[in-house]
RNA sequence: UGGAGCGGGUGUAUGGUCGCUCCGGUCCUUGAGGCCGGGGAGGAAAGUCCGAACUCCACAGGGCAGGAUGGUUCGUAACGCGAACGCCGGGUGACUGGCGGAAAGUGCCACAGAAAAGAUACCGCCGGGCCUUUUAGGCUUGGUAAGGGUGAAAUGGCGAGGUAAGAGCUCACCGCCUGCAUGGUGACAUGCAGGGCAGGGUAAACCCCAUCCGGAGCAAGACCAAAUAGGAAGACGAUUGAGGGCGGCCCGCCUGAGGUCUUCGGGUAGGUUGCAAGAGGUGCCGGGCGAUCGGUAUCCACAGUGAAAUGACCAUGAUCCCGCAAGGGAAACAGAAUUCGGCUUACAGCCCGCUCCUUUUU
Numbered sequence: 001u002g003g004a005g006c007g008g009g010u011g012u013a014u015g016g017u018c019g020c021u022c023c024g025g026u027c028c029u030u031g032a033g034g035c036c037g038g039g040g041a042g043g044a045a046a047g048u049c050c051g052a053a054c055u056c057c058a059c060a061g062g063g064c065a066g067g068a069u070g071g072u073u074c075g076u077a078a079c080g081c082g083a084a085c086g087c088c089g090g091g092u093g094a095c096u097g098g099c100g101g102a103a104a105g106u107g108c109c110a111c112a113g114a115a116a117a118g119a120u121a122c123c124g125c126c127g128g129g130c131c132u133u134u135u136a137g138g139c140u141u142g143g144u145a146a147g148g149g150u151g152a153a154a155u156g157g158c159g160a161g162g163u164a165a166g167a168g169c170u171c172a173c174c175g176c177c178u179g180c181a182u183g184g185u186g187a188c189a190u191g192c193a194g195g196g197c198a199g200g201g202u203a204a205a206c207c208c209c210a211u212c213c214g215g216a217g218c219a220a221g222a223c224c225a226a227a228u229a230g231g232a233a234g235a236c237g238a239u240u241g242a243g244g245g246c247g248g249c250c251c252g253c254c255u256g257a258g259g260u261c262u263u264c265g266g267g268u269a270g271g272u273u274g275c276a277a278g279a280g281g282u283g284c285c286g287g288g289c290g291a292u293c294g295g296u297a298u299c300c301a302c303a304g305u306g307a308a309a310u311g312a313c314c315a316u317g318a319u320c321c322c323g324c325a326a327g328g329g330a331a332a333c334a335g336a337a338u339u340c341g342g343c344u345u346a347c348a349g350c351c352c353g354c355u356c357c358u359u360u361u362u
Base pairs, nucleotide, nucleotide: 002357003356004355005354006353007352008351009350010349012317013316014315015314016313017312018311020040021039022038023037024036025035026034027033028031042333046344047343049342050341051340052339053338054217055216056215057214066213067212068211069210070209071085072084073083074082075081086099087098088097089096090095100208101207105206106205107202108201109200122148123147124144125143126142127141128140129139130138131137132136156174157173159171160170161169175197176195177194178193179192180191181190182189183188221273222272223271224270231264232263233262234261235260236259243255244254245253246252280299281298282297283296284295285294286293287292319330320329321328322327
C1' cells in the first nucleotide's frame, strides 16, 4: 500500500406550535375539569425458538409410553445458552465448520456395475486338457484379484520378498485392534508390547446408551362487586283480606294468594390488584486464561396501555448525494403488552479496537 479475519459502539440533535397518555402539585364551579411541572419504544421492542421467575391445577413412591439434549471440564437460578480445552476437517494466515454408539440387532444404499456386504468375476493375468495352419488362436476346466472398467462409496495403504500368475501369503513402515505404562480433573495425548487385519456407508432410519422433562399459562391467579333472571332462609297474609286497580290522599267499590317484603349466597358487566426495585444498572477493588463470581460505593417517579398512548408540522444544525453557486434531495430494520436470561433473524449510514496476509523501506 492493497486485501482479509474477529469483536465492539452509535442508530439524527436542539428549539417552537398543536395534540395523545401516565404521574405529581395546585385551583375551583368536584368534572370524562382548568392550570403548572415531569415521564413516555428497541438494539433488536421482532420470531415466539429454548430456559426460568410467578400463578393455578395435579401429585406417596416407582415404572411404561412420549419428547428433548449429546466431545470434555467449567460457568449459570436454569437452558437446547456461554467460556476454555480436546479430536477431526477447511484456510498461506488471522480465523473457522463439525462432534455419543454402525466390531447388540433389524432395515435401506437410486443409476451404473460381475458384485453394494454370508462377497463376487465383465475385460484381463496364469496353469492343465483338447482342437487347429507352427509364433499364435479357439474351446473347456481350474487358480487369481496385481492392472482395467462401473460407481458417491468396492472389502486396509505403500514398498519389498514370494509365486505359474497372484494374494497379509510373509516382512518393514503407516493405519487399525488388544493390553500395559506415563502425563492430564477430563475429552485425550505419548510411549512400549502383542495381534495379520477382523470392522463399507447411513442413527434428521428403527434402535441402543447417558442425562433431563407433570400440565396449563397474566385471557395465570387474587380481591371488591351492580342491574335483570333464577336459588336458599325468614317475615307478613286466607274473609278479622298481604298486595294490585279506580289520575295524588282518605272513604268506598272491584279484584283475591304460584303474592309481597327483608336477608344471605353463587355468578355476569364493571373496577382494583398481579404490574414496574429487578437473578436491576453504573463505577471502583479483588479472584479466575475465560464465561463469570465476590466485596464496596452510588443511582432508580423516569413507558405502563387494555385492542392498547408514545403523534404531526415548522425552523436551525450535523451526516451523505447532486450542483461553480444559490439551492435541491436522501436517511435503514422496525413499535413495548406479566417479568427476566439466551438464541435466531432483519438492519441505511457513520465510528472504534485487536489481529493476519501482501507490497515497499529500515
Predicted 3D model of a 362-nucleotide RNA (Bacterial RNase P class A) from a Pseudomonadota bacterium. Taxonomically the source falls in Pseudomonadota (Bacteria, Pseudomonadati). It was read from a public genome assembly, where an Rfam model found it. Its mean pLDDT, the model's own confidence on a scale to 100, is 76. It matches the Rfam family "Bacterial RNase P class A". It is annotated as a ribozyme.